[in-house]
Small-subunit ribosomal RNA, central domain from an uncultured eukaryote, 524 nucleotides, folded computationally. The full RNA is in RNAcentral, with records from ENA and SILVA. The coordinates come from a structure-prediction model, not an experiment, and the mean pLDDT is 80. Rfam family: Eukaryotic small subunit ribosomal RNA. The family has 90 seed sequences and 75,755 matches in Rfam 15.1.

Context: one part of a larger RNA
RNA sequence: UUGCAGUUAAAAAGCUCGUAGUUGAGUUUCGGAGCGGGGCUUUUGGUCUGGCCUCGCGUCAGUACUGGAAGGGCCGGCUCUUUUUUCUGGCGGGCGGCGUGCCCUUGACUGGGUGCGCCAGGCUGUCCGGAACGAUUACCUUGAGAAAAAUAGAGUGUUUAAAGCAGGCGAAUGCUUGAAUACCGUAGCAUGGAAUAAUAGAAUAGGACAUUGGUUCUAUUUUGUUGGUUUUCAGGACCAGGGUCAUGAUGAAUAGGGACAGUUGGGGGCAUUAGUAUUCAGUAGUCAGAGGUGAAAUUCUUGGAUUUACUGAAGACUGACUAAUGCGAAAGCAUUUGCCAAGGAUGUUUUCAUUAAUCAAGAACGAAAGUUAGGGGAUCGAAGACGAUCAGAUACCGUCGUAGUCUUAACCAUAAACUAUGCCGACUAGGGAUCGGUAAGCGUCAUUUGAGACACUAUCGGCACCUUGAGAGAAAUCAAAGUGUUUGGGUUCUGGGGGGAGUAUAGUCGCAAGUCCGAAACUU
Numbered sequence: 001u002u003g004c005a006g007u008u009a010a011a012a013a014g015c016u017c018g019u020a021g022u023u024g025a026g027u028u029u030c031g032g033a034g035c036g037g038g039g040c041u042u043u044u045g046g047u048c049u050g051g052c053c054u055c056g057c058g059u060c061a062g063u064a065c066u067g068g069a070a071g072g073g074c075c076g077g078c079u080c081u082u083u084u085u086u087c088u089g090g091c092g093g094g095c096g097g098c099g100u101g102c103c104c105u106u107g108a109c110u111g112g113g114u115g116c117g118c119c120a121g122g123c124u125g126u127c128c129g130g131a132a133c134g135a136u137u138a139c140c141u142u143g144a145g146a147a148a149a150a151u152a153g154a155g156u157g158u159u160u161a162a163a164g165c166a167g168g169c170g171a172a173u174g175c176u177u178g179a180a181u182a183c184c185g186u187a188g189c190a191u192g193g194a195a196u197a198a199u200a201g202a203a204u205a206g207g208a209c210a211u212u213g214g215u216u217c218u219a220u221u222u223u224g225u226u227g228g229u230u231u232u233c234a235g236g237a238c239c240a241g242g243g244u245c246a247u248g249a250u251g252a253a254u255a256g257g258g259a260c261a262g263u264u265g266g267g268g269g270c271a272u273u274a275g276u277a278u279u280c281a282g283u284a285g286u287c288a289g290a291g292g293u294g295a296a297a298u299u300c301u302u303g304g305a306u307u308u309a310c311u312g313a314a315g316a317c318u319g320a321c322u323a324a325u326g327c328g329a330a331a332g333c334a335u336u337u338g339c340c341a342a343g344g345a346u347g348u349u350u351u352c353a354u355u356a357a358u359c360a361a362g363a364a365c366g367a368a369a370g371u372u373a374g375g376g377g378a379u380c381g382a383a384g385a386c387g388a389u390c391a392g393a394u395a396c397c398g399u400c401g402u403a404g405u406c407u408u409a410a411c412c413a414u415a416a417a418c419u420a421u422g423c424c425g426a427c428u429a430g431g432g433a434u435c436g437g438u439a440a441g442c443g444u445c446a447u448u449u450g451a452g453a454c455a456c457u458a459u460c461g462g463c464a465c466c467u468u469g470a471g472a473g474a475a476a477u478c479a480a481a482g483u484g485u486u487u488g489g490g491u492u493c494u495g496g497g498g499g500g501a502g503u504a505u506a507g508u509c510g511c512a513a514g515u516c517c518g519a520a521a522c523u524u
Stems, first nucleotide, its partner, number of pairs: 004495003007476002012492001014365001016363002021358003031081005037075002040072001041070007048062005085132006091125003095121001096119009135199004139193002142190002151182002155165002167176003207245003211241005217235002255355001256352003260347002263344002268340004274318002278314008289300002326333002370411006380404001384400004422491003426483002429467003434462006443454003471478002497524003507516001509514001
C1' cells in the first nucleotide's frame, strides 16, 4: 500500500495563480490461405504381460512396447498475402557443364538409366561460426548466479522430544547408504514475449532507395626484384545532377486554447450628477416649557429652548423598487451619465492540435478592527464623565463625548473569511418556476416607417427550490454527503481521547498590535 476519516464527533488552507512533483483522450498488424511438427481424445492392428475358461491362433484387461486411420479442439513452427536485416566462411543437399566406368540402345559418344571425379556460378538448409549493423527502455517469463547457521521440508527410534546429521547390516579383520529439496526482496547478467506505458523518426526535407559525375582521405594485392610517381581496383567521408517512392503532415476528443458575432451583469477603475434625511448657521413667526424614560434625572430654556416657514453650508449615506434575483476568485458590489480596459454564457460547416488536471516552493487579492502620515470631521460612537437602576453596576437604559467611523498614500493578513461541505472528470430521477444566450414558427400588443415588448415550444449555461429515496448515513439529513468491505478515475491539503495550548521556546514577517510555523513535562 491492499484498507481510515475530514457538513454537525478531531480534521478542506479565506480565495485565485503557479514551478518542481503526480496524473494525463483516441489512432498505426486486423484478417485470410497453405504446409509440416508435438502431445490429447476416439478407433483399429501386432508384440508382451496378467486374469478367466468350454485349453481354441478363444475372450477380457493393461500408466507396457510398437504401427495405421479419422475427427475435432489445444500448443508451437514455417511460407504467401505490400509485411522477411545485409555480407562472408565452413559442412551438406539438389540444379548445370566437362571427363569417365557399367547396363540397355543407335549407322554413330546417338539417346536413356545408374555410379565416380573435377569445375565455376547462381538457388537453398530445423546445421556450425565470423563481421557489419540494428530505434531505446520499463514490464512479464525462463535460466545462470546467490555464504553458512536460521525458516519450510525429505530421510533417520537422540528411549520420546527439543535436538543432531547421523546411521544401517554382517560370515563383525568388513560391506554400504546419506548429509536431499524449497525459499533466497532489490540491483546486475543471459533468454523468450511484444499486450500495456514512455520516448524517437521525413516538414526550411541535410528524407529513403538505387544510379551518374566530381572533391578528398586511406593503401592491401598484382604488374620478375628494390625505390619513386600516376592510374585502375577496394574501402571512408563530402558535394552536385537527374531517376524511383501510392514520395513524406493520423484525426479534429459532448478535452483545452485562440479569433469572430450579437448580447448580458447592483463585476472593476476614473470623472460627473442626483436624492431626501441629519447637524449647524442665517432670517421670520409664536410662547413656556422642551428632552428623555418602565418611571425619572443629568441636559436645554424669556439672552426665546422645543416647534413652524424660507434659505444656506458641511460631511456621510444611497430608502421604497429589492426578490431565496444578478455579477465577481473570494473579500465584496445598488442614484444618473460619460470614458477606460476586463469577464462569463451563448452562437459558429472558424482556427491551433494535446497545448491538459491538480499542485510543495513562490506570488497577487483579502471584511471589520488596528497602525503611520495628511485631509475631513455631519452622524454614530470604544475609552472617559455624569444621571438612573441595583445589595453592588466599573453593565444593560439615558445625556454628553475622545480615538474611530469618511477619504488619500502606505502597512497589517486575520473572522462562525460558513454551503462549518477542496478542485477537475464520468454516470445515476422526476418536476415546475426563474436569470442569460440561441433556434424556428404560430399567436397578442405596438406601429407613421423602423426598432421592439409579451406569450408558446425546444436547447445550452447559471442561482436556487419541490417531490421521491435505486443509493448513502450514527442520525439530523443528502441528486450529493450516491455510484464504498462487490473497498483503486486523477490530484492537493488536513485529523488521531480531553486538558496543558495555539501556550513555552527557536526561527520568520511586522512600526506596533501581533501573524505564520509550533512542542513537552504534568494531569485525566